[in-house]
RNA sequence: CCAGAGGAUCGGGCGGCCGCGGGUGCGCAAGCACGCGAGGAAAGUCCGGGCUCCACGGAAACACGGUGCCGGGUAAUGCCCGGCGGGGGCGACCCCAGGGAAAGUGCCACAGAGAGCAGACCGCUAAGUCCUUCGGGACCAGCAAGGGUGAAAGGGUGCGGCAAGAGCGCACCGCGCGACCGGUAACGGAAGCGGCAUGGUAAACCCCACCGGGAGCAAGACCGAAUAGGGGCGGCAUAUGGGCCUGGUUCCGGCCCGUCGCCCGGGUUGGUUGCUGGAGCGGCGGAGCAAUCCGUCGCCUAGAGGAAUGGUCGCACAUCGCCGAAAGGCGAGGACAGAACCCGGCUUAUAGAUCCUCUGGCAUC
Numbered sequence: 001c002c003a004g005a006g007g008a009u010c011g012g013g014c015g016g017c018c019g020c021g022g023g024u025g026c027g028c029a030a031g032c033a034c035g036c037g038a039g040g041a042a043a044g045u046c047c048g049g050g051c052u053c054c055a056c057g058g059a060a061a062c063a064c065g066g067u068g069c070c071g072g073g074u075a076a077u078g079c080c081c082g083g084c085g086g087g088g089g090c091g092a093c094c095c096c097a098g099g100g101a102a103a104g105u106g107c108c109a110c111a112g113a114g115a116g117c118a119g120a121c122c123g124c125u126a127a128g129u130c131c132u133u134c135g136g137g138a139c140c141a142g143c144a145a146g147g148g149u150g151a152a153a154g155g156g157u158g159c160g161g162c163a164a165g166a167g168c169g170c171a172c173c174g175c176g177c178g179a180c181c182g183g184u185a186a187c188g189g190a191a192g193c194g195g196c197a198u199g200g201u202a203a204a205c206c207c208c209a210c211c212g213g214g215a216g217c218a219a220g221a222c223c224g225a226a227u228a229g230g231g232g233c234g235g236c237a238u239a240u241g242g243g244c245c246u247g248g249u250u251c252c253g254g255c256c257c258g259u260c261g262c263c264c265g266g267g268u269u270g271g272u273u274g275c276u277g278g279a280g281c282g283g284c285g286g287a288g289c290a291a292u293c294c295g296u297c298g299c300c301u302a303g304a305g306g307a308a309u310g311g312u313c314g315c316a317c318a319u320c321g322c323c324g325a326a327a328g329g330c331g332a333g334g335a336c337a338g339a340a341c342c343c344g345g346c347u348u349a350u351a352g353a354u355c356c357u358c359u360g361g362c363a364u365c
Base pairs, nucleotide, nucleotide: 001361002360003359004358005357006356007355008354009353010352013315014314015313016312017311018310020037021036023034024033025032026031039336043347044346046345047344048343049342050341051216052215053214054213064212065211066210067209068208069083070082071081072080073079084098085096086095087094088093099207100206104205105204106201107200108199121147122146123143124142125141128139129138130137131136155173156172157171158170159169160168174196175194176193177192180189181188182187220273221272222271223270230264231263232262233261234260235259236258241257242256243255244254245253280299281298282297283296284295285294286293287292317334319332320331321330322329323328
């Protein structure tokens, strides 16, 4: 210098003016002053908690849902860290729902003789029997080497063996079991034994282990006006009227009614609270490979309720476009996005800029 790998940070800056939402102080008030005011994802609402209400005598089981190598971290997790195993890359490093297929059931399309009690289409083959044109053929049997089908055909290579063959025998490799050794464990190594046996599929049912009561701040709590309506008590009034049973009309019958005062309880609009000081943030020291934990010092950092966090001007800066040989000039113009009870994660979006560590290659010393 080129090509990469892993991790971290910022993501517009400074100033003037005018606004917006909370807070504090002063002021009778109008108002004034000071201070604070989006994010790394505030997003998706996918996991895990706090908090609140509801349900439930406790525990367990069934069902349903989820998780699934081992150890550690954490309030907890399906998250994180460190390992193990498998796969990819020359490498830094990256990826994996990664328990159980000799408990049982199901499925394995097409092709193919045969796909799960394996199988014999082409093929190879001695003896025996028969036929023969004397080359051989057929039958009866044996075989699974070779060909063919398939994603997959019940170990591979070589030598021996045989009529032809075959773990039939042997050597090596693979595979299974495995004393023993190392490791907390997952797992790794491995003497020896076994002629090779249980093909795949569990993001198919299932089995095993572990976890899980439900709903969510529009949770929940409190206050509660005018007016309207409900109930109770008391006073006054009380029918030739009205309403309902009641249907097209009428009659008969039954029930109810108005007003004033006091009291009670419910609800609507509204107000207060929950509400932001917390598993908080930063510095330093210590333990640990790390996630993380411990100690100590410092800091306060949005709380709205149709919902503020904005607009404009100036100065430089990154970036982009055009012109130019260059110096430079002109113009554009700040990525994704935006709190709503609060945390811990994951995932997704993100113009551009900066830093650290590492890998492979080239060149020079």
A computed fold for a 365-nucleotide RNA, annotated as Bacterial RNase P class A. The coordinates come from a structure-prediction model, not an experiment, and the mean pLDDT is 76. It matches the Rfam family "Bacterial RNase P class A". It is annotated as a ribozyme.